[in-house]
Context: one part of a larger RNA
RNA sequence: GGAUGAACGCUGGCGGCGUGCCUAACACAUGCAAGUCGAGCGACCAUAUGCACCGAAUGAAGCUUCGGCAGAGUUCACCGCGUAUGGGAGCGGCGGAUGGGUGAGUAACGCGUGGACAACCUGCCCCGCACUGGGGGAUAACAGCUGGAAACGGCUGUUAAUACCGCAUAUGCGCACGGUGCCGCAUGGCACAGGGCGGAAAGAUUCAUCGGUGCGGGAUGGGUCCGCGUCGGAUUAGCCGGUUGGCGGGGUAACGGCCCACCAAAGCGAUGAUCCGUAGCCGGCCUGAGAGGGCGACCGGCCACAUUGGGACUGAGACACGGCCCAAACUCCUACGGGAGGCAGCAGUGGGGGAUAUUGCACAAUGGGGGAAACCCUGAUGCAGCGACGCCGCGUGAGCGAUGAAGUGCCUCGGCAUGUAAAGCUCUAUCAGCGGGGAAGAAGAUGACGGUACCCGACUAAGAAGCCCCGGCUAACUACGUGCCAGCAGCCGCGGUAAUACGUAGGGGGCAAGCGUUAUCC
Numbered sequence: 001g002g003a004u005g006a007a008c009g010c011u012g013g014c015g016g017c018g019u020g021c022c023u024a025a026c027a028c029a030u031g032c033a034a035g036u037c038g039a040g041c042g043a044c045c046a047u048a049u050g051c052a053c054c055g056a057a058u059g060a061a062g063c064u065u066c067g068g069c070a071g072a073g074u075u076c077a078c079c080g081c082g083u084a085u086g087g088g089a090g091c092g093g094c095g096g097a098u099g100g101g102u103g104a105g106u107a108a109c110g111c112g113u114g115g116a117c118a119a120c121c122u123g124c125c126c127c128g129c130a131c132u133g134g135g136g137g138a139u140a141a142c143a144g145c146u147g148g149a150a151a152c153g154g155c156u157g158u159u160a161a162u163a164c165c166g167c168a169u170a171u172g173c174g175c176a177c178g179g180u181g182c183c184g185c186a187u188g189g190c191a192c193a194g195g196g197c198g199g200a201a202a203g204a205u206u207c208a209u210c211g212g213u214g215c216g217g218g219a220u221g222g223g224u225c226c227g228c229g230u231c232g233g234a235u236u237a238g239c240c241g242g243u244u245g246g247c248g249g250g251g252u253a254a255c256g257g258c259c260c261a262c263c264a265a266a267g268c269g270a271u272g273a274u275c276c277g278u279a280g281c282c283g284g285c286c287u288g289a290g291a292g293g294g295c296g297a298c299c300g301g302c303c304a305c306a307u308u309g310g311g312a313c314u315g316a317g318a319c320a321c322g323g324c325c326c327a328a329a330c331u332c333c334u335a336c337g338g339g340a341g342g343c344a345g346c347a348g349u350g351g352g353g354g355a356u357a358u359u360g361c362a363c364a365a366u367g368g369g370g371g372a373a374a375c376c377c378u379g380a381u382g383c384a385g386c387g388a389c390g391c392c393g394c395g396u397g398a399g400c401g402a403u404g405a406a407g408u409g410c411c412u413c414g415g416c417a418u419g420u421a422a423a424g425c426u427c428u429a430u431c432a433g434c435g436g437g438g439a440a441g442a443a444g445a446u447g448a449c450g451g452u453a454c455c456c457g458a459c460u461a462a463g464a465a466g467c468c469c470c471g472g473c474u475a476a477c478u479a480c481g482u483g484c485c486a487g488c489a490g491c492c493g494c495g496g497u498a499a500u501a502c503g504u505a506g507g508g509g510g511c512a513a514g515c516g517u518u519a520u521c522c
Stems, first nucleotide, its partner, number of pairs: 001522004006518005013394006019387002021352001026350003030347003035094003040091002044087008055076004062069002101305003110230008120222002125218008133167001135165002142157006173198003177194001179192005203210003231277003238268002243265004248260003280302004284295004307328005330341004358384001360383003366380001367378004397427004407418004431463001434457004441449001466511005471492003477506005487494002
């Protein structure tokens, strides 16, 4: 000098764009952050309505032998079938593996980079081929009984499906054979034909679509393996028992001591094993002429984690932040038998700290989930709020104005300085304030932002300057006070009676809505 997710002191007008718990991966009140589909399913509730059935009350016109007969209409109640709209549970489907957070752990194929898979998987999506036939048994909901304070159950009965299970069909598909041909990098791969064994499906409606099954190919996303690179310590020198390899098997989507039985006795290490410490890695960021050094906040890619530890289930995908089970610590409820919970999601609270924001608005846009769609959900996201935290832009006025006013400081008492500075005169109106108009962002409708940006008008110099420094380095000097005191200080050093170095004043220098200090890096 440059830099920062900064903090502290003094000061503080406006706007744009960014950015904001670096500490306790400490504990969390409250609300919200993942739902959706009635065009998969049966039952239920409410309202409206149609049909059928039908009880009671009341009772018009009419008839009457005055005893009654008759029965339109109205009200109420009961039960069945159907339609429409709405509703909240249940079964079922898809999504809750994305998005969002954090950096604890990890020195590792974790990451970066370059390869490999003749050792692999891939829901939704795209292309192609073929198919969608016929049966069955259950079970939630519901009803009854019943346990429990609750959380949550138990038994019996009953019903449906795009839920579940057989059967049929099988070009292609899987498995194990043997054959032929071609090929390769050992293990082998591909193609063709053969017989054997095995394996599918689901329908819906508003009738135009949306689906379902099998197979091949693609796309996308993942899995695994390998070469190289990736901090410090030798005051850590030896380390290792599934350890190293083989054979056989199990397991996996797949290779493999991944796991297991047996056999062999190997394997790693001064080119630093093992151990200890520290740390998420990278694109990048800062600095520097570069080489290099430092860093890894925001944004983007990868990884890891979700109170701590362990485990699997479901699924195309998890060993799963807002799923399940077990153990532990902690908090809460309890009728003491037993239960409930997990903000490193967005806000917010306590605590820690030098220090870091609103319990805001909206799904209008972009994107995501569900749905045929309408639409619903979305603290992702878009915006707004707060903070000079940073960068950038703008303003706090412009011109003229000497009798060089007053005041103040200094003085050799003559004057000098502040100083064109002020006053005064003439202008201007950016910003703020006031009035009016008023977007783009959205494609026909739909705008949170927002009466915002922006435009126009009127109006007043009014509402808007501080901070640090002045001994040398280093730009800027005098007076008074103080008297090795009080104090200053980055280094050298100032202060003990004339201190340009302390304190104050006047003046001056520098930067400016900032200026200094501290911390850290080059």